SAM riboswitch aptamer (S box leader) from a Thermoflexales bacterium, 105 nucleotides, folded computationally. NCBI's taxonomy places the organism under Bacteria, Bacillati, Chloroflexota, Thermoflexia, Thermoflexales.
Order: sequence, then structure tokens, then C1' cells
RNA sequence: CUCUUAUCGAGAGCAGCUGAGGGACCGGCCCGGUGACGCUGCGGCAACAGCACGCAUGGCGUGCACUUGUGCCAAUUCCGGCAGAGUUUCUCUGGAAGAUGAGAG
Repeated sequence: CUCUUAUCGAGAGCAGCUGAGGGACCGGCCCGGUGACGCUGCGGCAACAGCACGCAUGGCGUGCACUUGUGCCAAUUCCGGCAGAGUUUCUCUGGAAGAUGAGAG
């Protein structure tokens, strides 16, 4: 990097450094010198993998969480982008794209 698969309406911030852009892309709308984004330290959330137990089994459920691997800690993945339906300035459903985990190449 590609493929497969599961999830994405919940949850969780302080300090130091730096200094202008950031929220993937496009449009919107936001965040940002009252210092965003990023990096570091500490802290936290969650429970994908992990561990334990049960069901009676190729999975499902319950529990744990540290001194196991990730992940995450503004806004639903911030909203939309494509298609369909409806009570058609709008709403709903599905998809695409993206992110993360696990497995494979």
C1' cells in the first nucleotide's frame, strides 16, 4: 500500500514547548495569538485484540483492565457530497469515502 471483516448518535484534559493555520478531500459550518493544529509529560476514556467465566459453540453473552498491543480524549465520522422513499427550503433509509481494530497478501 491492497484485500476481507467488525464498529463509528456514548465516553474521556491539564501542564510545558512551539507559533498559524486546523477540522482527510470538495462545499458548508466551525475551532484558532484569550495560542488552535502539532510535539512532550502526566492524567483519563473505551473495551477492538487480550485475560477469566458461562452457554454448548465455531459463535454468543457476562466480567476485568494495571506494570499486554493498539486506539481515542471540540462539534454524530461536525453536516452534506451518490442513490432511493416521503408529508419535498426538510426528513428518513441505504451506499460511497474516511477512521480504528483484527486477519491475510